[in-house]
Context: one part of a larger RNA
RNA sequence: UGAACGCUGGCGGUAUGCUUAACACAUGCAAGUCGAACGGAAACGAUGGGAGCUUGCUCUCAGGCGUCGAGUGGCGGACGGGUGCGUAACGCGUAGGAAUUUACCUUAUAGUCGGGGACAACCUGAGGAAACUCAGGCUAAUACCGGAUAAUCCUUACUAGGGAAAGGGGGCCUCUUCUUGAAAGCUCUCGCUAUUAGAUGAGCCUGCGUCAGAUUAGCUUGUUGGUGAGGUAAUGGCUCACCAAGGCAACGAUCUGUAGCUGGUCUGAGAGGACGAUCAGCCACACUGGGACUGAGACACGGCCCAGACUCCUACGGGAGGCAGCAGUGGGGAAUAUUGGACAAUGGGGGAAACCCUGAUCCAGCAAUACCGCGUGUGUGAAGAAGGCCCGAGGGUUGUAAAGCACUUUCAGUAGGGAGGAUUGGUUGCAUUACUAAUAUUAAUGUAGCUUGACGUUACCUACAGAAGAAGCACCGGCUAACUCAGUGCCAGCAGCCGCGGUAAUACUGAGGGUGCAAGCGUUAAUC
Numbered sequence: 001u002g003a004a005c006g007c008u009g010g011c012g013g014u015a016u017g018c019u020u021a022a023c024a025c026a027u028g029c030a031a032g033u034c035g036a037a038c039g040g041a042a043a044c045g046a047u048g049g050g051a052g053c054u055u056g057c058u059c060u061c062a063g064g065c066g067u068c069g070a071g072u073g074g075c076g077g078a079c080g081g082g083u084g085c086g087u088a089a090c091g092c093g094u095a096g097g098a099a100u101u102u103a104c105c106u107u108a109u110a111g112u113c114g115g116g117g118a119c120a121a122c123c124u125g126a127g128g129a130a131a132c133u134c135a136g137g138c139u140a141a142u143a144c145c146g147g148a149u150a151a152u153c154c155u156u157a158c159u160a161g162g163g164a165a166a167g168g169g170g171g172c173c174u175c176u177u178c179u180u181g182a183a184a185g186c187u188c189u190c191g192c193u194a195u196u197a198g199a200u201g202a203g204c205c206u207g208c209g210u211c212a213g214a215u216u217a218g219c220u221u222g223u224u225g226g227u228g229a230g231g232u233a234a235u236g237g238c239u240c241a242c243c244a245a246g247g248c249a250a251c252g253a254u255c256u257g258u259a260g261c262u263g264g265u266c267u268g269a270g271a272g273g274a275c276g277a278u279c280a281g282c283c284a285c286a287c288u289g290g291g292a293c294u295g296a297g298a299c300a301c302g303g304c305c306c307a308g309a310c311u312c313c314u315a316c317g318g319g320a321g322g323c324a325g326c327a328g329u330g331g332g333g334a335a336u337a338u339u340g341g342a343c344a345a346u347g348g349g350g351g352a353a354a355c356c357c358u359g360a361u362c363c364a365g366c367a368a369u370a371c372c373g374c375g376u377g378u379g380u381g382a383a384g385a386a387g388g389c390c391c392g393a394g395g396g397u398u399g400u401a402a403a404g405c406a407c408u409u410u411c412a413g414u415a416g417g418g419a420g421g422a423u424u425g426g427u428u429g430c431a432u433u434a435c436u437a438a439u440a441u442u443a444a445u446g447u448a449g450c451u452u453g454a455c456g457u458u459a460c461c462u463a464c465a466g467a468a469g470a471a472g473c474a475c476c477g478g479c480u481a482a483c484u485c486a487g488u489g490c491c492a493g494c495a496g497c498c499g500c501g502g503u504a505a506u507a508c509u510g511a512g513g514g515u516g517c518a519a520g521c522g523u524u525a526a527u528c
Base pairs, nucleotide, nucleotide: 001525003524004523005522006521007520010374011373012372013371014370015369016367017366018332023330024329025328027327028326029325032075033074034073037072038071040068041067044066045065047062048061049060050059051058052057053056082285083284084283091210092209093208094207095206096205097204100202101201105198106197108195109194110193111192112191113147115145116144122137123136124135125134126133127132153162154161155160167190168189169188170187171186172185176183177182178181211257212256213255218248219247220246223245224244225243226242227241228240229239230238260282261281262280263279264275265274266273267272287308288307289306290305291304310321311320312319313318338364340363341362342361346360347358348357349356350355377407378406379405380404387398388397389396390395411469413464414463415462416461417460421455425451426450427449428448429447430446431445432444433443434442472517473516474515475514476513477498478497479496483512484511485510486509487508493500494499
């Protein structure tokens, strides 16, 4: 150190966890949402009507109501998440630049008039094993298409030409028109269109920097430059026609090998060296190769088309698929986790909002993988007990160690209490302000009530019992802290280097003793 292996293993916190096959993938989930754009009504519920009876159920009718499958339409699926194949490159880093674009958001000005024809859904019919497809008919819109109008917009020969829109929701009767009340009226609000400025994002160009090999010395024909055209949001051989013959290279071109780059990480006194896991920025990729469509934005991981390999279904005619998302499986490997919970918080998408979705995220689970912290008791206790080991047989040592006595209770256990993460958000009422004809609606602010926690048996606090549940690993010849005995007898074995072992081995094996670290300790690998 993203480690692995061996022996051992009490607790907590914080991090980290396929470095190998960008190998193949069963299963589930990972991108939806809006009924306040639209026609509608498959399901569920409420309400009302009808029928049946078993008297509280069944059937049926009603889009009118809550809602809403499928469909049209809008916004989002270009973010978030993964991986490092490719790439030695304006890819990245840094410093600059001019010929561009930018949905949603903010600013400002003006407008939002009046028409039309379709296509889904649906109905009918047909084909197919299926996937699905075809024909006819009906219909709506913020879908689609003309017309009008429009400049500080665009084009331009400077005369002219071109060129937009869409409505939805709430409330009201002051004005106008019909007059119980409503509307084509008023008002509030969300949208829509054109242009302006900004913010943010993106595209493009350039200087400098960016691994190894010369046992790679020449490379290049859209190649280098010009003119013109095309193309693009935009510059440009980006593409094409013509013209010129240039351009790069020993300051290393070309070729070959390797490699995502950076902030940083490790090490070191520094200079340097090595690396680029987690986190953050940029880039590239999404079974392999190619292509475009839609769109503000893609040449698009969970979109489309074609080709290929592979897997699956098939009625053999034809179809379906893409975990380098989160889990998980097989395989490879010394080696790397759960097919978990929740949207409570933070953020994202949609929506007026309620809310819905979110394997982003927040949490939990597994692993001593790493770092940090804590514990495994404390004091006293010499008859220096027993036992072990050694002995010169006197004793020495294990050793205050144990037992005994007196205490304590962290952590774990049991029981009870209990924050904060929610000063936010939601909803109901009231008050004030703004728009207004209005005390309505809507918006903003304030206030009161109610309410929202996955984690969670949370952190933390209190009580209870009892030393009670908690120590190992390596080494002891020198380097290098730590020595004796027995066994073995160049055997068995040890070993990082020097080297030990052939009968008294402090070096092998075991024991006693000791040394060093400690919930770890050793070994291996790698780097400074």
Overview:
A computed fold for a 528-nucleotide part of an RNA from an uncultured Gammaproteobacteria bacterium, annotated as small-subunit ribosomal RNA, 5' domain. The coordinates come from a structure-prediction model, not an experiment, and the mean pLDDT is 85. It matches the Rfam family "Bacterial small subunit ribosomal RNA". Rfam links the family to the GO terms ribosome and structural constituent of ribosome. The RNAcentral record of the full RNA draws on Greengenes.